[in-house]
RNA sequence: AGAGUUUGAUCCUGGCUCAGAACGAACGUUGGCGGUAUGCUUAACACAUGCAAGUCGUACGUGAAAGCUUCCUUCGGGAAGUGAUUAAAGUGGCGCACGGGUGAGUAACACGUGGAUAAUCUACCCGACAAUCAGGGAUAACAUUUCGAAAGGAAUGCUAAUACCUAAUAAGCCUACGCCCUCCUCGGAGGAAGUAGGAAAAGGUGGGGACCUUCGGGCCUGCCGUUGUCGGAUGAGUCCGCGGCCCAUUAGCUAGUUGGUAGGGUAAUGGCCUACCAAGGCUACGAUGGGUAGCUGGUCUGAGAGGAUGAUCAGCCACACUGGAACUGAGACACGGUCCAGACUCCUACGGGAGGCAGCAGUGGGGAAUUUUGCGCAAUGGGCGAAAGCCUGACGCAGCAAUACCGCGUGAGUGAUGAAGGCUCUUGGGUCGUAAAGCUCUGUCAGAGGGGAAGAACCUCCUGUCAUAUAAUACAUGGCAGGCCUGACGGUACCCUCAGAGGAAGCACCGGCUAACUCCGUGCCAGCAGCCGCGGUAAUACGGAGGGUGCAAACGUUGUUCGGAAUUACUGGGCGUAAAGGGCGCGUAGGCGGCCCUGCAAGUGGUGUGUGAAAUGCCCUGGCUCAACCAGGGAACUGCGCACCAAACUGCAAGGCUUGAGGGCAGUAGAGGAAGCUGGAAUUCCUGGUGUAGCGGUGAAAUGCGUAGAUAUCAGGAGGAACACCGUUGGCGAAGGCGAGCUUCUGGGCUGUCCCUGACGCUGAGGCGCGAAAGCUGGGGGAGCAAACAGGAUUAGAUACCCUGGUAGUCCCAGCUGUAAACGGUGAACACUAGGUGUGGGGGGUGUCGACCCUUUCCGUGCCGUAGCUAACGCAUUAAGUGUUCCGCCUGGGGAGUACGGUCGCAAGGCUGAAACUCAAAGGAAUUGACGGGGGCCCGCACAAGCGGUGGAGCAUGUGGUUUAAUUCGACGCAACGCGAAGAACCUUACCUGGGCUUGACAUGUACUGGACCGGUGUAGAAAUACACCUUCCCUUCGGGGCCGGUGCGCAGGUGCUGCAUGGCUGUCGUCAGCUCGUGUCGUGAGAUGUUGGGUUAAGUCCCGCAACGAGCGCAACCCUUGUCUUUAGUUGCCAGCGGAUAAUGCCGGGCACUCUAGAGAGACUGCCGGUGGUAAGCCGGAGGAAGGUGGGGAUGACGUCAAGUCCUCAUGGCCCUUACGUCCAGGGCUACACACGUGCUACAAUGGCCGGUACAAAGGGUUCCGAUACCGCGAGGUGGAGGUAAUCCCAAAAAGCCGGCCUCAGUUCGGAUUGCAGUCUGCAACUCGACUGCAUGAAGGUGGAAUCGCUAGUAAUCGCUGAUCAGCAGGCAGCGGUGAAUACGUUCCCGGGCCUUGUACACACCGCCCGUCAAGCCACGAAAGUCGGGGGUACCCGAAGUCCGUAUCUUAACCUUAGGGAUGGAACGGCCGAAGGUAAACUCGGCGAUUGGGGCUAAGUCGUAACAAGGUAACC
Repeated sequence: AGAGUUUGAUCCUGGCUCAGAACGAACGUUGGCGGUAUGCUUAACACAUGCAAGUCGUACGUGAAAGCUUCCUUCGGGAAGUGAUUAAAGUGGCGCACGGGUGAGUAACACGUGGAUAAUCUACCCGACAAUCAGGGAUAACAUUUCGAAAGGAAUGCUAAUACCUAAUAAGCCUACGCCCUCCUCGGAGGAAGUAGGAAAAGGUGGGGACCUUCGGGCCUGCCGUUGUCGGAUGAGUCCGCGGCCCAUUAGCUAGUUGGUAGGGUAAUGGCCUACCAAGGCUACGAUGGGUAGCUGGUCUGAGAGGAUGAUCAGCCACACUGGAACUGAGACACGGUCCAGACUCCUACGGGAGGCAGCAGUGGGGAAUUUUGCGCAAUGGGCGAAAGCCUGACGCAGCAAUACCGCGUGAGUGAUGAAGGCUCUUGGGUCGUAAAGCUCUGUCAGAGGGGAAGAACCUCCUGUCAUAUAAUACAUGGCAGGCCUGACGGUACCCUCAGAGGAAGCACCGGCUAACUCCGUGCCAGCAGCCGCGGUAAUACGGAGGGUGCAAACGUUGUUCGGAAUUACUGGGCGUAAAGGGCGCGUAGGCGGCCCUGCAAGUGGUGUGUGAAAUGCCCUGGCUCAACCAGGGAACUGCGCACCAAACUGCAAGGCUUGAGGGCAGUAGAGGAAGCUGGAAUUCCUGGUGUAGCGGUGAAAUGCGUAGAUAUCAGGAGGAACACCGUUGGCGAAGGCGAGCUUCUGGGCUGUCCCUGACGCUGAGGCGCGAAAGCUGGGGGAGCAAACAGGAUUAGAUACCCUGGUAGUCCCAGCUGUAAACGGUGAACACUAGGUGUGGGGGGUGUCGACCCUUUCCGUGCCGUAGCUAACGCAUUAAGUGUUCCGCCUGGGGAGUACGGUCGCAAGGCUGAAACUCAAAGGAAUUGACGGGGGCCCGCACAAGCGGUGGAGCAUGUGGUUUAAUUCGACGCAACGCGAAGAACCUUACCUGGGCUUGACAUGUACUGGACCGGUGUAGAAAUACACCUUCCCUUCGGGGCCGGUGCGCAGGUGCUGCAUGGCUGUCGUCAGCUCGUGUCGUGAGAUGUUGGGUUAAGUCCCGCAACGAGCGCAACCCUUGUCUUUAGUUGCCAGCGGAUAAUGCCGGGCACUCUAGAGAGACUGCCGGUGGUAAGCCGGAGGAAGGUGGGGAUGACGUCAAGUCCUCAUGGCCCUUACGUCCAGGGCUACACACGUGCUACAAUGGCCGGUACAAAGGGUUCCGAUACCGCGAGGUGGAGGUAAUCCCAAAAAGCCGGCCUCAGUUCGGAUUGCAGUCUGCAACUCGACUGCAUGAAGGUGGAAUCGCUAGUAAUCGCUGAUCAGCAGGCAGCGGUGAAUACGUUCCCGGGCCUUGUACACACCGCCCGUCAAGCCACGAAAGUCGGGGGUACCCGAAGUCCGUAUCUUAACCUUAGGGAUGGAACGGCCGAAGGUAAACUCGGCGAUUGGGGCUAAGUCGUAACAAGGUAACC
């Protein structure tokens, strides 16, 4: 410090997720030791048991028992002494308000910080001063009686005090009055001479010479205590400034409320309380209400600013079962006190009582979860005491827990045969791995034995000594020195010795992020997952294993916080299109604000000072062996207060200025606004005329109108609405918006002048106003248009688009609504920052008779463009640039602008505006493709123009389907279907049935063993096979080898699966003209450029231009064939001329001229001419030529696409079978047959059929072969065999054609299916299941619906011939020649393709994407009759305890008394207030709720097709 994730790829925006640190944690697996910390975060839920606050006999009065000793005894016991300065309870003092716990409540002066108290108190402690006098009456304990189960009382009697009371005294204190002094915050405060009044006390104890004594003591003296006053210290109360949570879907709150006067109350100010008077007080700088919460030092995180948090430790606050209340006290409204009420628990004799762990342990409960009913007061601290001492669950220790942090160990060195074993493997190896073993060492921790601290210094006591005090050497106090005594932890830390590597390693991860890879299993299953995502048979992602990586007594997971997140942006973000500018104006509060001078000093800056507790954090140093931990010192604590200084800037005050702003004057343009009046064109309607059958409307129609006279046309009239041309990137207005003319009223702008005011300004939360269309209310109006509606069409449907009608509405007046894609998707104002070119309005200069032109300036409105900005697109003086000020708004998508609440509205609805839940994206700009019922250009038998077919019939063949034991398998739009198959009777053959074999039908190695193998015959059998018989080896170095067979082991074999694991081959787009690269340049980038453009071509063919320049694969050419010629060569070919022979024939001699054959060449290149084009490429025409613009045909198939086809040609990974999924054999099947489709053949006839005669090819094939002449057969064919290994012989007849004849339009002399009979050939064998022949039979069919195919010239059509396969089988296929057309205007349309461009929400790429209803499941939410509960307030009723007030019924030791009584206190009663409770009407929050509403999610449901392309009616608000 970043990374992953939206896309085919890119940049941006933006969310989600990860890596880090932390924790009072929990859970899982694992677990050696020690140190230091920490340990109910949940139920402030309920608590058994024990302990947690007592102490003082030097304040006081009482006062046992057991035991022991002695005596007495009726042996039952009794008495005395001791125990005993005792225990125990009581009176009294001090303490119990500290310490300890918890965080419920509290949004508050509760807390923090800084101040105030001149408005206060403070026990114990310290200092100073002054005192401590004289008396009195009670009461508990105790005793007796008595009530009660108990708790607890009652009555009578006795007694003490440092308990209580009265009186005295008063330096000082308090109250009142006070001449005066000092200070001050100006309100007061302090001091002081004096006068009057008022308020105190308690004793205990040690010692003691004289004196006194009731023998206790007085008295003296010391100590302790007590009283008064002042001061200090400590602690506390109260008040104030500032600071720190959320909600405005809480906007108004307040009656003791705000203030005053008087009184009460308090330690003290104060409405704190009461009475009266006034009507105030708080609030947008957020009152009131609601929710949440103890606050802080700090803690965690972070670079910081911040954010989160408030365990342990420390400060403050609050609370103590819940609510209320006071008492006591220096202090409480009191955790281990009291009273009352309530809930709960316990005891009870049912009458009544008792209790409060949020103290320490502990229990139950809740919970994911949090410890021992331990030891000790040795230390530190606290209470009491004169002290010893007692008490102390504070505290110190120990125990439990890996809860956290820190430290240590589980060994070290050496050791290669790289052991065994595991894993893997291409079988060679690799790896675990120096790891182990082995050898040599060490001794931490744990274990055993031994030694053994520090923490302890006091106090008391003893000894000695000094000082104070005193009458004193007593006593007492203090100091010094020495001694005695005190340890829970604990025989702990630590040290030594012993033995021995011995007792001590796990957890997570290994697809990317993110360090770490292989095998097996599984097969969208099981499962994983933080995000992206893995898993559907080769998973580095699941599970296991081996190996590796990380951390380590831990490791992971979960939760939470901060970080990363600049993802709330103060530091440090944005708003044209990504989320985001308010529809527009006026303007309040607020914020901000021109130039000069003076002053002040609030902000600001500086210096000093006080405070900012300690601890924590940081730095330095020190102590535990180190560290964690602990200690000392320092800096810091960014804050607040006070004092002083400065005056630049902001502010405040005073004065001035003119440039901002405004005004005056003179001009000026305009659909600016309102009202009134007027006008013409057009539509419609009405009247009349002319006129006749249609009009209207559409893609085409129909509804509709019209013979009752329409449409058309002419004249006249009525009425409403809108204003053609001008007219415009023109004008005006703040926006919405404004368009005939004239008049009236009226707002704003601009220009010039530089006359006036003198900062009067900018923005603007709330607020107020304006605000298109539609809509609403009332009243008018209504020509045209036109939601709804009706009809007609279209359509599968058509509640639409189209047509005919048509009502609200559109118009006017008055009022409401208040929204729009109210858009420049761009808030307002000001300043600055190159230009160019239009246009509207005004001014100046020049110039002119004048108008232009030119130049300049201000305001407006457009385009282009530099810098700059921007993610890009783009913006660019009219900024989206550079700055300042103010306002509004945004923070992932959906849910949702929805719900609820509030508010506005007549309603419709507007404004404000969430959450649950859900997704990992949603989005912007640009790029490359693909696509479009987008555009442009251009090709192709693509259409058109033609010719002939298919689709109908019969048959053949293939396919589907069906059937079957099997009908083997594959191929499925074009690009499967006469395809693999160039030929299934057996074989083929892969399928079925049956019969056999198991190293195998076939290959190879090895061990052992035997022998020839082969061939022939016979038997059984369907055959395979089995058996029998006959015949029968070679080489040799003698070991053996070759060949064949048998038994084993390795292995063979598989047309079994996967073409979606593959190679190879092939199809297709497409013989379409395209596909790329290097360098350079442009762009942030994907990419672009080149390859686009202008021409041209069959062509990315060529030319020109150009930030491109070149190059490669394709195109073309080179190759083959064909067309012409030359040449070479003439056999098997040919025969012109010469000769010979024949009935005739190149038959023979001869020849190679010609044809032909097959080698080599020539020829064609837009080369020539003309035109055109740009002096180009080229095109058009012409000449010549056998051939002319690639002459015709073929071979040749770029980058790639279709997971196209093929594992059944072959090869091959993986999987599967192994007496079978291998192999052999026989028979069957692949040939089935209701049907459907493709491809063909033959036809339907006269351009024909039949019969007879007759002519002309090319290219092929032939020795297991072609087979002539001849003979036989009607024929298929047979017999036979010449010739031929082929330019020689044969197949071989070419057919259509031509000549002649018959047929005459019919199911025929067309057509030949089907069937019968008889044959031929091939073959082991033609039944299933061959071809052919003869005779007989003679079906459908009379030119074929919708639709659809081929072909542009030697082509279509038509005619025959040949070949491969093959024993035989051809209507198929591959070739060959014969005869031989028609048509192409043209590119609008259909199909396919190429280039450019455009749109896109597509990228699996339109066979794409995607919307809504309905149906199903799940989830959360809203509404809802109602129902249940919580909360606070209001009014009233009742009213406990208790303070206060009152009354005088009862009662009353101290004081007074005239002895009656009084005073005082108490009880009782009454009153105010008052908790809980009750009643009532509302409010508010929440739970449940039949039903209901929409929403979200969910591989393969239904209906349609809304959107994305012009999405097929442009889309959207």

The RNA shown here (small-subunit ribosomal RNA) has 1517 nucleotides and comes from an uncultured prokaryote. The prediction has a mean pLDDT of 85. The RNAcentral record of the sequence draws on ENA.